A computed fold for a 469-nucleotide part of an RNA from an uncultured bacterium, annotated as small-subunit ribosomal RNA, 3' major domain. RNAcentral holds the full RNA, with entries from ENA, Greengenes and SILVA.
[in-house]
Context: one part of a larger RNA
């Protein structure tokens, strides 16, 4: 000067409390450890590894094994020197890489170019060090804090400003003061969202007029309305009371669509974990070069006494289960999305249509509401497992794919210690979408919107922070 203290004091946060819900029991998924294996490729490992790199492991992808090739190389650039075709396409052998025959016979400004061979510089490395590094990242934390110029105190290392007194979400203002100022944070400026007003009017919208259908903005019109874009107002403690030091502010009220940061987001100071990351990329140094490059085929990464994380789905009547019947948003779509029709129980198929999309499609929103049944049972709950038979992707579903169909119907009756998430359009609870993607592991992530709660005396204790001592 810091850090720490089961030392004070102040003051914060789903940090405790009050409340919902959930995990910790059960059956899967899914990640990890462990064991196993020829390999089960490598990283991540308290918080801040563990549905994490992975927005797609059947081949590819792969880094992993095992086995067959291969050596200027599967990829660059350059020298020299050669040489005629290279690519493709068909045959044969092969697991295939590939080997052989066949067939083919490129532009050209005539130098050549691109092809292929051989030789040398030299490519390659997902080799190894994240404790040598760049970049990016995570975490303390959206925590309020970290510094500087100049003065002034102290020999100094520093210290003052930044401490006090109030306030704030805020080192946020305001007083006060040997300190005056400033700079990165903090606010604000940027997106969305929430009210209105101009302007515009198509694919969008339909009050009023007309006309038309079984039936539909279907059609002439139309800019009101809703939406859509584009500019614009509007919240500032701005007004009013009271507190308060005539101050900063803080309660409290009116008007407003909306009140004291109006709701969300982007945005993370100065440092910390020699944190993560040589496997996105980059890169120094070491190592391999007939192999730790590279091509290929097959299995691996998917394996199971077991443990643990993180989630689905249940255990049921606020419910299953069979009919009728509303009401979204946001997002995607030409190698796509597919109306509609007929065939199939279906998963799909078969034809045929719109659409490069505010026009068409995906597209049934689901819980809700109704109306019947079921009547408390391992049950019309639950739906593992397992058989059968089938649909799709796609050379290829044996390992190892996702879907249906029709039998089978395990555990489970609300969950020990303990623990975890939320403060309002939140939690709970209901479906839609999207991105990787031929096809699927999605119960995962990313966003979207329906329905919608309860509670908070309070800061004694828990845990993390912040300022003074």
């Nucleotide at each position: 000067u810091g850090a720490c203290g089961g030392g004070g004091g102040c003051c914060c946060g789903c940090a405790c409390a009050a409340g919902c819900g959930g995990c910790g029991g059960a059956g899967c998924a899914u990640g990890u450890u462990g064991c196993u294996u020829a390999a089960u490729u490598c990283g991540a490992u308290g918080c801040a590894a563990c549905g994490c790199g992975a927005a797609g492991a059947a081949c590819c992808u792969u880094a992993c094994c095992u086995g067959g090739g291969u050596u200027u190389g599967a990829c660059a650039u350059g020298u020299a020197g050669g040489g005629a075709a290279a690519a493709g396409c068909c045959g044969u052998a092969g697991a295939g890489a590939u080997a052989c025959g066949g067939u083919g016979u490129c532009c050209u400004u005539c130098g050549g170019g691109g092809c292929c061979c051989u030789a040398c510089a030299c490519a390659g490395g997902u080799g190894g060090u994240g404790c040598a590094u760049g970049g990016c990242u995570g975490u303390c934390g959206u925590c309020a804090g970290c510094u500087c110029g100049u003065g002034u105190c102290g020999u100094g290392a520093g210290a003052u400003g930044u401490u006090g007194g109030g306030u704030u979400a805020a080192g946020u203002c305001c007083c006060g003061c040997a300190a005056c100022g400033a700079g990165c944070g903090c606010g604000a400026c940027c997106c969305c969202u929430a009210u209105c007003c101009c302007a515009u009017g198509u694919u969008g919208c339909c009050a009023g007029c007309g006309g038309g259908u079984a039936a539909u903005g279907c059609c002439g019109g139309g800019g009101a309305c809703u939406c859509g874009u584009g500019g614009g107002a509007g919240a500032c403690c701005g007004c009013c009371g009271g507190u308060g030091c005539c101050a900063a502010a803080c309660c409290g009220g009116a008007g407003g669509a909306a009140g004291g940061u109006g709701g969300g987001g982007a945005u993370g100071a100065g440092g910390u974990c020699a944190a993560g990351u040589c496997a996105u990329c980059a890169u120094g140094c070491c190592c391999c070069u007939u192999a730790c490059g590279u091509c290929c085929a097959g299995g691996g990464c998917u394996g199971c006494a077991a443990a643990c994380a993180u989630g689905c789905u249940a255990c049921a009547a606020u419910g299953g289960c069979c009919g009728g019947u509303a009401c979204a948003a946001a997002g995607g779509g030409u190698c796509g999305c597919u109306a509609c029709u007929u065939c199939g129980c279906g998963a799909g198929a078969a034809g045929a249509u719109g659409c490069c999309a505010a026009u068409c499609c995906c597209a049934a929103a689901a819980a809700a509401c109704u109306g019947g049944u079921c009547u408390c049972a391992g049950u019309u709950c639950g739906g593992a497992u397992c058989g059968c038979a089938g649909u799709c992707u796609g050379c290829a579903a044996c390992u190892c794919g996702a879907c249906u169909g029709c039998g089978u119907g395990a555990a489970g009756u609300c969950g020990g210690a303990g623990u975890c998430g939320c403060u309002a359009g939140u939690a709970a609870u209901c479906g839609c979408a999207g991105a990787u993607c031929a096809g699927c592991a999605u119960u995962g992530c990313u966003g979207c919107g329906g329905u919608g709660a309860a509670u908070a005396c309070g800061u004694u204790c828990c845990c993390g922070g912040g300022c003074c001592u």